[in-house]
About this RNA:
Predicted 3D model of RNase P RNA and transfer RNA as a complex of 476 nucleotides. It holds a member of the Rfam family "Bacterial RNase P class A". By type it is a ribozyme. Rfam's curators write: Ribonuclease P (RNase P) is a ubiquitous endoribonuclease, found in archaea, bacteria and eukarya as well as chloroplasts and mitochondria.
């Protein structure tokens, strides 16, 4: 100078304040009572005590747990993933390895199956862009014109050959050397690169190393359609459950001056569509077959309540030690309990210390003064990924001197 | 808290992966005594941002950012 990984992300004290829970105290109501109190259900703005955000709590990008949808099954369609082996509850995650690319290196990056199953696309430029292609050039033949030392040679046109050279492009149908030829060309040869097939060796495997043969060479794009392999039901804690309240009315009881009044119980209303063995609708949110359940289902408009409890936090949990494994991770033993709010609790002030910056003083260690200290914040809970983040600590390794 | 949609000029919208356009608006000019209408001309864009695939991205893929919509119970 760099690279990789792990971790922290202020500490201590004082004062005030917030939330859950426990205990105490005060208090409402109901019941019992030996009238002292006791028990149940609550309330409190009171006191004490314990605990009280994160590495990302975030984005909601994946995967699960959990709950509901009346959880037969099959096919098409649709979506996702994509080297191999392993790990994991699962995954698009992680680990190790393989291959390709980058870097002197530590190391990093890769949506990394298939382009001889088929289809599509490849703008502009360029002669030609996918069963390649003659613009210039090179070469041969021929017609005309010209020169000529009569050997040939220059120009223009036409017919052909040629992919070695020029130029265009992101990409031009192997590279280099030779043989060969009119000029050329894998046409042929040696070497190299690449592809395919066969065999041998290593590896669980991706793949690697080697030998031989072949035709000599085959473009790119699948984050284009598509093909192959594997996976996938939907909705989401505002899931879902229990209770209360209120809303149109109805029933009953009591009173009554027959107009109504009071109480109890029950309990949203209106309209439309389809349907009850001629089967709506549901079991998968596009369709089909099939089986099962099946009497209500769906839509629109209006009204009322927006309260309590459960779900809710003990869990694929955290820490320590031993142990298997290269590792991800697994096994065993011991210990620990660590937010559960619901307009939503973690804050504010002061002092000291630590860290960073600036100014002054001092030879210096240092002292004094001022300023700064990130991103952000639970909302059912986990495992990942991604993104944001002042500053700092530790460890392994590389390069240069 | 959860689910979904969208982003192109000042506004409303186009654009097979191949030079980003149209209408309205704005500005200048003509016509008119003047304005409107009409006609002519003209400006205006890192296609929300950053990466990737590709020869090439507004378009395909990913990550961020902004904006918008829906979801309680009586059910």
């Nucleotide at each position: 100078a760099g690279c990789c990984g792990a971790c922290c992300g202020g500490g201590c004290g004082g004062c005030c304040g917030c939330g859950u829970c426990a205990c105490g105290c005060c208090u409402g109501u109901u019941g019992c009572u030996c009238c002292g109190g006791c028990a149940g259900c609550g309330g409190g703005a009171c006191g004490u005590g314990c605990c009280g955000a994160g590495g990302a709590a975030a984005g909601u990008c994946c995967g699960g747990a959990c709950u509901c949808c009346a959880c037969a099954g099959g096919g098409c369609a649709g979506g996702g993933u994509g080297g191999u082996u392993g790990c994991c509850a699962a995954c698009g995650g992680c680990a190790a390895c393989c291959c390709g690319g980058g870097g002197u290196g530590a190391c990093c990056c890769g949506c990394g199956g298939g382009a001889c199953a088929g289809u599509g696309c490849c703008a502009c430029a360029g002669a030609a862009a996918a069963c390649a292609g003659a613009c210039c050039g090179c070469c041969g033949g021929u017609u005309c014109c010209g020169g000529u030392u009569c050997g040939c040679u220059g120009g223009a046109g036409c017919c052909g050959g040629u992919a070695a050279g020029g130029g265009u492009g992101a990409a031009a149908c192997g590279g280099c050397g030779g043989u060969g030829u009119a000029a050329g060309a894998g046409a042929c040869c040696a070497c190299c690169a690449g592809c395919g097939c066969u065999c041998c060796g290593g590896g669980u495997g991706a793949c690697c190393g080697g030998a031989g043969c072949g035709g000599c060479u085959c473009g790119g794009u699948a984050a284009a359609c598509c093909c192959c392999a594997c996976c996938c039901g939907g909705a989401g804690c505002a899931a879902g459950g229990u209770c209360a309240a209120g809303a149109a009315g109805g029933a009953c009881c009591g009173g009554u001056u027959c107009g109504c009044c009071g109480g109890u119980c029950u309990g949203c209303g209106c309209g439309g569509a389809c349907g009850u063995u001629c089967g709506a609708g549901g079991g998968c949110g596009g369709c089909c077959c099939g089986c099962c359940c099946g009497a209500g289902u769906c839509c629109g408009c209006g009204g009322g309540u927006a309260g309590a409890c459960c779900g809710c936090u003990c869990g694929a949990g955290c820490c320590u030690g031993c142990u298997g494994g290269c590792a991800a991770c697994g096994g065993c033993a011991g210990g620990c309990c660590u937010a559960g709010a619901u307009g939503g609790a973690u804050g504010g002030c002061c002092g000291c210390c630590a860290c960073c910056c600036c100014g002054g003083c001092g030879c210096g260690a240092g002292c004094c003064g001022g300023g700064g200290c990130a991103c952000a914040g639970g909302a059912u809970c986990c495992g990942g990924c991604u993104u944001a983040c002042a500053g700092g600590u530790c460890g392994a390794c590389u390069c240069g001197u | 808290g959860g689910g979904c949609c969208u982003c192109u000029a000042g506004c409303u919208c186009a654009a097979u992966g191949g030079c980003a356009g149209a209408g309205c608006u704005g500005c200048g000019g003509a016509c008119u005594u003047u304005u409107a209408a009409u006609c002519c001309g003209u400006a205006g864009g890192u296609u929300g941002u950053c990466g990737g695939u590709u020869c090439g991205a507004g378009u395909c893929c990913g990550a961020c950012g902004g904006g918008g919509c829906c979801c309680a119970c009586c059910a």